[in-house]
């Protein structure tokens, strides 16, 4: 000079990722209260089964006028603080917590292990949700960064076009080992 190290640091992609605050739509004139009428035994505790507890003829579930009247979880501001570039997100596995005990199953949160996605948008169909927002998955399109091959234009940097990979990736520096 060159290989090769998930090596070390420091960057890029941009409607970039994410987490906190505050206001504001929805949720919703709903859940749930209070009165009074029907009704006449059972209801609560995520679901079912068994328990335990509490409330119930001094009237439980349930209906129906009047009244009164929420929240959480998502979600948006070209709001602000703040972490950052596998940012992060998401599947399978394992362990832990939390809803009265226990079994099955189901929700959310926590550590892990190991896949898979370069981002950002549209569309469909499925899942979750109040919801036509929004998330996810999965499949197809559109943009866009990167690197690589190939044309072209160009002495050459460099640019356009075509194809095609992935972030365990680019770039830049710098260290080690190898080799000359």
């Nucleotide at each position: 000079a060159g290989u090769g190290a998930u090596g070390a640091u420091a960057g890029a992609g941009g409607u970039g990722c994410g987490g906190g605050c505050u206001u504001c739509a929805a949720u919703a004139g709903u859940a749930g209260g209070a009165a009074c009428u029907c009704a006449g035994a059972g209801a609560a505790g995520a679901a079912u089964g068994a328990g335990c507890u509490u409330c119930a003829g001094u009237g439980a579930a349930g209906a129906g006028u009047u009244u009164u009247g929420a929240a959480a979880g998502g979600g948006a501001a070209u709001g602000u603080c703040u972490g950052c570039c596998g940012a992060a997100g998401u599947g399978a596995g394992a362990g832990g917590a939390a809803g009265c005990u226990c079994a099955u199953c189901g929700u959310u949160c926590c550590u892990u292990u190991u896949g898979c996605u370069g981002g950002u948008u549209c569309u469909g169909c499925a899942u979750u949700g109040a919801a036509u927002a929004a998330a996810u998955g999965c499949a197809g399109g559109a943009u866009u960064g990167u690197c690589a091959a190939g044309a072209u234009g160009u002495u050459a940097a460099c640019a356009u076009c075509u194809u095609g990979g992935a972030g365990g990736g680019c770039u830049a520096u710098c260290u080690c080992a190898c080799c000359a």
The RNA shown here (Lysine riboswitch aptamer) has 180 nucleotides and comes from Falsibacillus albus. NCBI's taxonomy places the organism under Bacteria, Bacillati, Bacillota, Bacilli, Falsibacillus. Its Rfam family is "Lysine riboswitch aptamer". Rfam describes the family as follows. Riboswitches are metabolite binding domains within certain messenger RNAs that serve as precision sensors for their corresponding targets. Its mean pLDDT, the model's own confidence on a scale to 100, is 80. The model forms 100% of the base pairs in the Rfam consensus.